Model confidence (mean pLDDT): 81 of 100. The part of an RNA shown here (large-subunit ribosomal RNA, half B) has 1251 nucleotides and comes from a Candidatus Thorarchaeaceae archaeon. The full RNA is in RNAcentral, with records from ENA. The source organism's lineage runs through Archaea, Promethearchaeati, Candidatus Thorarchaeota, Candidatus Thorarchaeles (nom. nud.) and Candidatus Thorarchaeaceae (nom. nud.). Rfam family: Archaeal large subunit ribosomal RNA. The family is grouped with related families in Rfam's "LSU clan".
Context: one part of a larger RNA
RNA sequence: UCCUACCUGAGGGAAAUCGGCCAAUUAGCAGCGUAACUUCGGGAUAUGCUGUGCCUGGAUUAGUUCACGCUUUUCCAGGUCUUAGUAACUAAGGGGUCCCAACUGUUUAAUACAAACAUAGCUGACUGCGAGCGCGUAAGCGUUAGUACAGUCAGUGAAUCCUGGUCUGUGCCUGUAUGUUAAAGCUCGGGAACGGGUCGAAGCACAGGUUAACGCCGGGACUAACUAUGAGUCUCUUAAGGUAGCCAAAUGCCUUGUCGGUUAAAUGCCGACGUGCAUGAAGGGAGCAAUGAGGUCCCCACUGUCCCCAGGAGGAACCGGGUGAACCUACACCGUACCGAACAGUGUACGUAGCGUCAAUGGGAAGAGAAGUCCCUGCGGAGGUUUACUACGCAGUCUGUCAUUGCCAUUUCUGGUCACAUACAGAGCAUAGUCAGGAGCGACGAACUACACUCUCCGGGGUGUGGGAAUGCAAAGUUGGAAUACUGACUAUGUGGUUGGGGAUGGCUAACCUAAGCCAAGCGAGCAUAGGGACACUGGCAGAUAGGCAGUUGGGCUGGGGCGGCACAGGGCUGACAAGAGAUCAGCCCUGACCAAUACUGAGCUCAAAGGCGACAGAAACGUCUUGUUGAGAUCAAGGGCAUAAGCUCGGUUGACAGGAUCCCGAAAAGCAACGGAUCCUGGGUAGAAAUACUGGCCUAGCGAACCUCAAUAUUGCCAAUUGUAAGCGAUUGAGAUGACAAAAAACUUACCCCAGGGGUAACAGAGUUGUCGCGUGCAAGAGUUCAUAUCGACCACGCGGCUUGCUUCCUCGAUGUCGGCUCUUGGUAUCCUCGGGUUGCAUAAGGCCCGAAGGGUGCGGGUGCUCACCGAUUAAAACCGAACGUGAGCUGGGUUUAGACCGUUGCGAGACAGGUUGGUUUCUAUCUAUUGGCGCUGUUGGAUAUCUGAUGGCAAGAUGAUACCGGUACGAGAGGAACGUAUUGUCGCGACCUAUGGUGUACCCGUUGUCUGACAAGGCAAUGCGGGGUAGCUAAGUCGUAAUGGAUAAACGCUGAAUGCAUCUAAGCGUGAAGCCACACCAGAAAAUAGAUAUCCACUUGCUAGACGAUCUGUAAAAGACGAUGGGACAGGUGACUGUAACGUCGAGUCUAGGAACGAGGACUCUUGUAGAAGACAAGGUAAAUAGGCAGGGGGUGUAAGUACCAAGCUCCGGCGAGGUAUUCAGCUCACCUGUACUAAUGUCCGAGG
Repeated sequence: UCCUACCUGAGGGAAAUCGGCCAAUUAGCAGCGUAACUUCGGGAUAUGCUGUGCCUGGAUUAGUUCACGCUUUUCCAGGUCUUAGUAACUAAGGGGUCCCAACUGUUUAAUACAAACAUAGCUGACUGCGAGCGCGUAAGCGUUAGUACAGUCAGUGAAUCCUGGUCUGUGCCUGUAUGUUAAAGCUCGGGAACGGGUCGAAGCACAGGUUAACGCCGGGACUAACUAUGAGUCUCUUAAGGUAGCCAAAUGCCUUGUCGGUUAAAUGCCGACGUGCAUGAAGGGAGCAAUGAGGUCCCCACUGUCCCCAGGAGGAACCGGGUGAACCUACACCGUACCGAACAGUGUACGUAGCGUCAAUGGGAAGAGAAGUCCCUGCGGAGGUUUACUACGCAGUCUGUCAUUGCCAUUUCUGGUCACAUACAGAGCAUAGUCAGGAGCGACGAACUACACUCUCCGGGGUGUGGGAAUGCAAAGUUGGAAUACUGACUAUGUGGUUGGGGAUGGCUAACCUAAGCCAAGCGAGCAUAGGGACACUGGCAGAUAGGCAGUUGGGCUGGGGCGGCACAGGGCUGACAAGAGAUCAGCCCUGACCAAUACUGAGCUCAAAGGCGACAGAAACGUCUUGUUGAGAUCAAGGGCAUAAGCUCGGUUGACAGGAUCCCGAAAAGCAACGGAUCCUGGGUAGAAAUACUGGCCUAGCGAACCUCAAUAUUGCCAAUUGUAAGCGAUUGAGAUGACAAAAAACUUACCCCAGGGGUAACAGAGUUGUCGCGUGCAAGAGUUCAUAUCGACCACGCGGCUUGCUUCCUCGAUGUCGGCUCUUGGUAUCCUCGGGUUGCAUAAGGCCCGAAGGGUGCGGGUGCUCACCGAUUAAAACCGAACGUGAGCUGGGUUUAGACCGUUGCGAGACAGGUUGGUUUCUAUCUAUUGGCGCUGUUGGAUAUCUGAUGGCAAGAUGAUACCGGUACGAGAGGAACGUAUUGUCGCGACCUAUGGUGUACCCGUUGUCUGACAAGGCAAUGCGGGGUAGCUAAGUCGUAAUGGAUAAACGCUGAAUGCAUCUAAGCGUGAAGCCACACCAGAAAAUAGAUAUCCACUUGCUAGACGAUCUGUAAAAGACGAUGGGACAGGUGACUGUAACGUCGAGUCUAGGAACGAGGACUCUUGUAGAAGACAAGGUAAAUAGGCAGGGGGUGUAAGUACCAAGCUCCGGCGAGGUAUUCAGCUCACCUGUACUAAUGUCCGAGG
């Protein structure tokens, strides 16, 4: 100094902030007293006020005891002390409004405690018990040993007032004449395979019901006698068109809606309004007392949240001792500028930088941590959803049928067989079924008749019984398509008998199922009774339904992706840069057809347009004449081509032929299919006199594999085989489509998400660009009464900046932390203020515009997360910007942007929404560098002690008002109203200080609560227990200080003065001139390597030990000479480096290494310490001494100690008890200050230049 589970704080009192987060306040008990509202219970400890200790006395309650007493409740009176009596601990801050949820409760163990869940209550659905629902393959089990006042499922969510309209869609329920409809059955055809028909369940279609089922609940005109509004009218339309309520709401985009209240000021809140993007009624609407660690706003109290910080306490940090990790680790010297994959410690240039170390800070290392969770990509996953796909996908459910599976009756349908009856167009005697035979039939009983039955076309027919007894019918004739009696066969219909089959209903009991009972009780396919019953159960087959479950899929291009589009298959022109080719989500367009003539051929003709004339019909109808190279026309785009026509008209035709071949296009290295085109051959044709033309359209677009299905062609291949069919398989040709067009069978969602990757690709930042944005310039139309340029300035033109927003996608996806605020620093100027000027449509004052100028300043509040913007009161002014939209290893976390939840909208749904709302983990011990400070070492040419110089760097040390005088002056008609220059006094900075004012003051003193040490005294603990004071120190809110001037300049103003005989501030020359620049002042500063200066002190030494190496020649061994080494010179030569010559001086024996000693200016460690201090350092002292401690005195703080004596309300057993008071006593205790005093301790050791 910072951090932290801590304490105190003057004045102000939420101004702090997203937000009173935090902290503070309050607090127990007793008495008094208590609002709105209310579900009458609450709200309520509402709020608010008062009391509270101790002592003495009296009264009183209860328990206990033999009793004395002990414990205890309540009340009254008196006395007494303190700042304070629940004195400590303990112990709600309160009130008001709104939103949401009724409530107590529950929840995401480890980021969400909520408005979410639950809840009582309400409603709906299923369910009569072998129930329904659930689990299980089943046996069986749960709900339940329950029974509709029950259970299950679903929605809503107390009570209160209520709960509107809509059944078109979807779902569910009910119904079912009809349609559709599987297997099985029946039936027909067939030798068979197989095929046809019939029957016909559920389901679906269909009809109805159902919304407290899923859901849904309009638009446009006009209109009242001011205006406005629109009760009303008209119209379109729907299943119905949002009712009661409610609202800028947790729902309102616009929006900070408008109005009122609250505030100085309100994107807030409350109350209203309703034009409601997009409110609304059990996905419940409205309202609501109580409740809520829910969300919002306001008020009182309170406070260090803040203005604005200060002091103190414990721990940590720091220092010493011990022990001893991790992350990380290319190398590491930094700054500025530049270059560069576009943000470099390492490259380039320049500057700076001696080496080491300690404490701090957190700017950088696009710091560490984690193969980015955003975004995109992947023919990568997973969870979820559904009207995605899986032509029965699978459980489940429903239904039919067969088996298990029997008997009887009724009824109905139907087949075979037998018998009988019936059969009416019209014509015709008249009721002719069809065909054939046929000349007879009838006593085996006709006509006729009575009765009965039956059919009917109402005319009649038939049958039976009785009577009757041959009188009847047919033939012939008539009518007709057919002619009749009678016989036979057949068809249709009907009746009856008989024999089969099916359906429905009812009954039965013996299969089968079930209940309770009995016997048995370790051992039974036991017994009888009862209920159901051929159903059910179970199994096989079949149909329907089926996100309950499963598997799988979710195209490509793309100035990120998505949305959009198709640039995904083709055609034309441009782009395209004069060979060819040539891209873009480049520009302008077109195609997926049409035509049996719009084709082929032969012949003929000439169009569009203009002009003349005619009648009329007018400018335009028709005729005629002239001109008319393509301006017309062509099936459709555009281009090319076309009058010899490819255009127009007419005749004849079908070449819009069959088969085959080659080439081109498709097809941008090679290869490559369909498609399209050109040429030719063979066959057979059409038109034409012929040559010839014709393999569709004048040319360039008009298109499509395999598998599968179908069709066509052929005197056809295979198969088969006794023969003939049928069937099957081929060949050739064609049709059916894949437009994502060389062709899978395919939906959403994920914020619960995962993986692999990508800077191949987005969001932030950077870079580039600058349309946009901001600023400026040129010209000057205009206005400014006149007048472009006092001021404003269009159109047009030209720039600058790199703050906005775009674009690009170059860096980063093995991660560069994202808005705003706080904090702190620095830079730019396009200057808001202050300073100096010019100009004015400048009288003054106040302004406008412009020039110079970046030294300093540029603030406080309200609402909002805000930046911005708005508002309030001030101010000299409340300027604009940059620094990775400066700043998260600095903070915050309100917003945005995970997981919970609500509303609106949207979606069938899962879910979604630059829509709203509430809640929601912010890691890191600092290695390098940087910065701020503190030290050590080396160097600075011997060592040291002091004192300086001042290169260089820093700097704001000051900035700016108000008032008074000048002066009511200048100026002005007046109203108004300066300046220069002085003085006083503020505000904002900066620095220092603590006498006073205050703060703190866990030194100290005092009071006091609880408890413990038996009592007193004295103490411990409870935050220093709490409370009252407070010295030193530190400190602010307190006190003091905080110049002027000089030099060079800017804009500007001048002097002299030419170029230009004048003029001109300029060209030469000279001057004035600003808060700006440089000094002055202050701070750092010999490591300033050019390493400085001055003064003073010391030194130029003396021994020792050990080891190693060494001794030139002659010589008389003194010398001298030679030789060698060395020094400064001389002379000569050379530009010079240098070379050469002769002398002179000195030296030739000691030297080196290692260790240790002496002397020594001075210094250091240790020691006593503080004016200093994290460690180092600095400063004082060291006995010749006041350095620290102790002691004494002074002064200060507190406030009158203990002990003793007396007094004291009263009581008394008369002994005494008693809170407290007075005196002794301005006492006692105490101190970091001052003075004095050696009583204690200041001891030892080492380094150090020396040629």